[in-house]
RNA sequence: UUGGACUCUUUGCCUAAGCCGCCGCCGCUUCCUCGGUGUCGGCGCGGGGGAACCGAAUUCCGCGACACUCACUGCCGCGGACGGGGCGCACGGCUGCGGGUAACCGCGGCCAAGGUGACCUUCCAGCACCAAGCCCGUCAGCUAACCUCGUCGGCCAAUGGAAGGGUGAUC
Numbered sequence: 001u002u003g004g005a006c007u008c009u010u011u012g013c014c015u016a017a018g019c020c021g022c023c024g025c026c027g028c029u030u031c032c033u034c035g036g037u038g039u040c041g042g043c044g045c046g047g048g049g050g051a052a053c054c055g056a057a058u059u060c061c062g063c064g065a066c067a068c069u070c071a072c073u074g075c076c077g078c079g080g081a082c083g084g085g086g087c088g089c090a091c092g093g094c095u096g097c098g099g100g101u102a103a104c105c106g107c108g109g110c111c112a113a114g115g116u117g118a119c120c121u122u123c124c125a126g127c128a129c130c131a132a133g134c135c136c137g138u139c140a141g142c143u144a145a146c147c148u149c150g151u152c153g154g155c156c157a158a159u160g161g162a163a164g165g166g167u168g169a170u171c
Stems, first nucleotide, its partner, number of pairs: 012155003018043004023038005044151006054141001059081006066074002083139001084136004092111008114130004119165007
């Protein structure tokens, strides 16, 4: 001088995921205090259920019969496939492989609605990244009163221009 690891502090980021208090435990301390942590409570933030009114109302594939000149189509029967909903930005489209006669099911690739990014908000341009996952369990449209649940976890997150606001340094 450079790089890495650990600990503490400070300014911050994604997310609803933060603040305060009683009590218990632990630590520091001569004392006063202080710090951490757990249950509970309050506030804040976020989600679900839940009237009236309004809204909603059995889809697709295969085989067979009937109607029809045949086909399309309609209708009936049998068999098969697909429940429904919630949190979240993560809605979806195209395509490859595998299973299946098909409807469909599983895995992958590309695109992409949407979303995030260092003082804050808005607008314009623009770069990078994400575009998942989980839950309920046959059940729930909206929904006043009312009922009920969560408050975790993960991190280092370009810029430029304009308007308004704010902060700091310096004079």
This is a predicted structure of a 171-nucleotide RNA (c-di-AMP riboswitch aptamer (ydaO/yuaA leader)) from an Opitutia bacterium. The coordinates come from a structure-prediction model, not an experiment, and the mean pLDDT is 78.